[in-house]
Context: one part of a larger RNA
RNA sequence: GAGUAACGAUAAUGGGGGUGAAAAGCCCCCACGCCGAAAGCCCAAGGUUUCCUCGCGCAACGUUCAUCGGCGCAGGGUGAGUCGGCCCCUAAGGCGAGGCAGAAAUGCGUAGUCGAUGGGAAGCUGGUUAAUAUUCCAGCACUUGACUGUAGUGCGAUGUGGGGACGGAGAAGGUUAGGUCUACCGGGCGUUGGUUGCCCCGGGGAAAGGCGGUAGGCAUGGGUCUUAGGCAAAUCCGGGACCCUUUAUGCCGAGCACCGAGACGAGUCCUAUUGGACGAAGUGACUGAUACCACGCUUCCAGGAAAAGCCACUAAGCUUCAGCUACAGCAAACCGUACCGUAAACCGACACUGGUAGGCAGGGUGAGAAUCCCAAGGCGCUU
Numbered sequence: 001g002a003g004u005a006a007c008g009a010u011a012a013u014g015g016g017g018g019u020g021a022a023a024a025g026c027c028c029c030c031a032c033g034c035c036g037a038a039a040g041c042c043c044a045a046g047g048u049u050u051c052c053u054c055g056c057g058c059a060a061c062g063u064u065c066a067u068c069g070g071c072g073c074a075g076g077g078u079g080a081g082u083c084g085g086c087c088c089c090u091a092a093g094g095c096g097a098g099g100c101a102g103a104a105a106u107g108c109g110u111a112g113u114c115g116a117u118g119g120g121a122a123g124c125u126g127g128u129u130a131a132u133a134u135u136c137c138a139g140c141a142c143u144u145g146a147c148u149g150u151a152g153u154g155c156g157a158u159g160u161g162g163g164g165a166c167g168g169a170g171a172a173g174g175u176u177a178g179g180u181c182u183a184c185c186g187g188g189c190g191u192u193g194g195u196u197g198c199c200c201c202g203g204g205g206a207a208a209g210g211c212g213g214u215a216g217g218c219a220u221g222g223g224u225c226u227u228a229g230g231c232a233a234a235u236c237c238g239g240g241a242c243c244c245u246u247u248a249u250g251c252c253g254a255g256c257a258c259c260g261a262g263a264c265g266a267g268u269c270c271u272a273u274u275g276g277a278c279g280a281a282g283u284g285a286c287u288g289a290u291a292c293c294a295c296g297c298u299u300c301c302a303g304g305a306a307a308a309g310c311c312a313c314u315a316a317g318c319u320u321c322a323g324c325u326a327c328a329g330c331a332a333a334c335c336g337u338a339c340c341g342u343a344a345a346c347c348g349a350c351a352c353u354g355g356u357a358g359g360c361a362g363g364g365u366g367a368g369a370a371u372c373c374c375a376a377g378g379c380g381c382u383u
Stems, first nucleotide, its partner, number of pairs: 013031006032380004040360003046340002050338001051076003055073003061069002081142002083336003087120003093114003099108003123140005143332003147329007154318002159313004167300004173293003178287004184203005189197001209259002212256001216252004221244007229237002264282001267278004301304001346355002362374003
């Protein structure tokens, strides 16, 4: 220079009360304003205690103040057979016994073994904490099997076959979530002229699972014989012939009805806070998805993972055992779980106008997830 620039989005504050040494900024209430395909909710990565405290603080940190805080100190908090991982399986890719190459270091690579961002069993609704909940509690479910028992019984794999099993675009149908009204239920009658009315306000909801297999979609059924294929075998799969039926049979399958159904529920009462008790109606219509049926259908060329679980078949073998099937009992370990997560908690040296995968998707306007205004919810961006 200079007590100058600046104090980080122009979404916005004002009033009352409280606490306190002190209040523009903390807490409570009222009014106003802002977001609302987000500035709301869930969740992955990442962070790693930042979560909660009617515990105590304000030196420093906070672009000001601070009684406040993601700050200091202390105490507390994360509960799982079913959520995710671990586990089983493989992809790109990694490693790689033998092997090949190389003077060696090492490189490549078979069998194999790892490796999810993919495939593989099973849980919902309500309640509860200051802080966790598909984990605790209540109610009602489901899955798996190295184990044990009972009953029945042709079982058996690292092999073989099936299946798993998949692209883009488009169209139509059947539904549901959701929405708007409504029968019905509960409450109200105006501090200012009117308001007992076709008035106003609020409610008008419910899971997994079990059982029935519908709208619809796909395949095409049954029997006998045969067989140079499936590296051996096969009653399985594939090829062939004949016969009986011509839609017989099987698979998939939303939704819906019934059960689940005791809860929940506007509000009312008690109590005076933190709580406890009681508890009405709970129907129908219209609309309607980008969700489900659907791994469906039609069409196109660029022709759109693999392996295991699963099912069937036999080989060696076993055949009073073992194995398999049904029921009952028993078991289901370990790790994650707090909190932030379009952000003041992650990546950007900062409480930084930047960046950050996925899911949810209310009302009015509208073709619309645009726009503008609102709901739930969250904020007024620390001078």
This is a predicted structure of a 383-nucleotide part of an RNA (large-subunit ribosomal RNA, domain III) from a soil metagenome.